Transfer RNA from an Acidimicrobiales bacterium, 73 nucleotides, folded computationally. The prediction has a mean pLDDT of 80. The sequence is in RNAcentral, with records from ENA and MGnify.
RNA sequence: GCCUCCGUAGCUCAGUGGACAGAGCAGUGAGCUUCUACCUCAUUGGCCGCAGGUUCGAAUCCUGCCGGGGGCA
Numbered sequence: 001g002c003c004u005c006c007g008u009a010g011c012u013c014a015g016u017g018g019a020c021a022g023a024g025c026a027g028u029g030a031g032c033u034u035c036u037a038c039c040u041c042a043u044u045g046g047c048c049g050c051a052g053g054u055u056c057g058a059a060u061c062c063u064g065c066c067g068g069g070g071g072c073a
Base pairs, nucleotide, nucleotide: 001072002071003070004069005068006067007066010025011024012023013022018056027043028042029041030040031039049065050064051063052062053061
């Protein structure tokens, strides 16, 4: 330099054109307990890597850039 995959909550990931963007873990509060842990319930947290384009409508499709993994040279 070229090809390819990925980037979504603090972490691990789902969501492949239209619903208020979700789950588990973690955090916070409450219940339970003499206390802690476990367990149960509730709850906080995201402008979906950045910019532009297509579309009535984009996390999702297209282009460029940035970052990371793999392959070729």